RNAcentral holds the sequence, with entries from ENA and MGnify. The RNA shown here (Bacterial large signal recognition particle RNA) has 264 nucleotides and comes from a Thermomicrobiales bacterium. A source record names the gene ffs. Rfam family: Bacterial large signal recognition particle RNA. Rfam describes the family as follows. The signal recognition particle (SRP) is a universally conserved ribonucleoprotein involved in the co-translational targeting of proteins to membranes.
[in-house]
This record gives sequence, structure tokens and C1' cells, in this order.
RNA sequence: CCGUGCUAGAUGGGGAGUUAGCGGUGCCCUGUACCCGCAACCCGCUCCAGCGGGGUCGAAUUCCCUCUCGAGGUCCGAUUCUGUGGGACUGCUGACGCCACGUGGUGUUGAAGGCCGGGUCCCGCGCGGCGAGGCACUGUGAACCAGGUCAGGACCGGAAGGUAGCAGCCUUAAGCGGAACGCCUCGGGUGACGCGGGGAUGCCCCGCCGGAGCAAACGAGCGCCGGAAAGCCGGAGGAUCGCCGAUCGACAGAGGGUGCACGG
Repeated sequence: CCGUGCUAGAUGGGGAGUUAGCGGUGCCCUGUACCCGCAACCCGCUCCAGCGGGGUCGAAUUCCCUCUCGAGGUCCGAUUCUGUGGGACUGCUGACGCCACGUGGUGUUGAAGGCCGGGUCCCGCGCGGCGAGGCACUGUGAACCAGGUCAGGACCGGAAGGUAGCAGCCUUAAGCGGAACGCCUCGGGUGACGCGGGGAUGCCCCGCCGGAGCAAACGAGCGCCGGAAAGCCGGAGGAUCGCCGAUCGACAGAGGGUGCACGG
């Protein structure tokens, strides 16, 4: 160096997640990679790797180590957008209160304050008005059961005379009406009225004292209670960026390393 048979080893790897941790099933990436059984309210293991069974390759294009590249995943930070919640702070806004700085008003033709009186308020009385009822006035008003007079007629009587009485006429009761006044009683959603008393000191007014403020409409300021949510704060998602942030890293490329036996 060649040949044969073996052995270590290989027969995919990685990310996130899960887990005390690791591997696997499930998801994703890479891209083609032996078969069967097991496994997400999961399976196996406890230290280098799924467990159990079977097959193939085998010391190198295939195994091991280092470096490069870098699909993809995860994490961090910044900016920005979207939607969501909050209402401490800044700004906005509504109501109320305070103040009297500004504008305006009012006041020496006299403010605030004080005093006297009157009104407004309440009670009683009177007067007036209105309304109701009554009296008085007036018209009408009774087939008989109201009155007077009672023609005619009727009755009693021998007569003188007497009695009752219809119609008519006059009058009247109840009733039904009228009314311009008058008188009495009662009432009120009654009064530019009068008298007396009371109360309140709030408002208005006259007068007097006094001698410079008064008032709070608007603006400013302050306080308090609300409203909305622009800034702001919390959490969620998307995009972009990071002298191409951090980390893991498939595929690919480069370099290095790797055993035993027999025969020639």
C1' cells in the first nucleotide's frame, strides 16, 4: 500500500414552548433523511441521551473536532401608528363660592351707616259697591168649599116680613209676576275709602344726622365640585430602526483527527 472480517460510531439537525433539568411526541425553520410500537389534564430518562424491538452502512463524500457563512426563531432598546383602560399632573371646559386688580355702573344733584315717620303685613270697626233673601210698593189672581152687595129666581110665612144665595160688579188670601227708588238681615276671589290697634324689622319712600364710598355685570386671580380625554400614565398589537443590538442556530464551505484481527 492492497484485500477480507470486525468495533467505536452513524442512520438527520435546529428554534420556541413545556420541564427542576434533559430527550421525544405536538408547533415552526432547514430540506429528503431505514422500519415497527409508545406519548399533551403526555411519554421516557437522571447525566450526554428518547425507551423497547428489528434492519443497513461502517473507519470515511457518510464518524468526531474547530472556524467561516447564515435560512429561521427568541429576547432587549428607541421611534412611530392603531385600538383599549385610567384621571394623579399640565392644558381645555361647566356650575358655585371668595376677592375687588382692571373695564363698566352708581355716588358731593350726597355713598355706607344711624334715627324718626309712612307704606307693604295682620286684626277689629265703619262707610261704599256687588249679590241673595225678606218687608214695603205694584199688576194679576177663587165655577162651589173667601168677603161685601146680591138683579132674576128659590125657600118659610095668611100677611107684614125674614132666610140662604147663583150670575154680574167690587174687594181680597195663597199663588204667579213687576220694579227706578226705600227699609231690614246675611254673604264675599268686594274697594286707588275712613278710623283704631298690633307686628316685623326684610324691602320701598319722605325728612334729619353723617361725609365717601357702594355694588359685583364682564374680564383677571384664588378655592371647591364636576365633564371631556389632547398631552400624560398603564397594559396590548403592528411597522421601522440598532456604525445590521444580544443570543441560539439548520443547510452549505474550509481545515484537522480517528481503532482491532488475519492474509498478500
The same sequence occurs in records of 2 taxa. The prediction has a mean pLDDT of 75. Lineage of the source: Bacteria > Pseudomonadati > Thermomicrobiota > Thermomicrobia > Thermomicrobiales.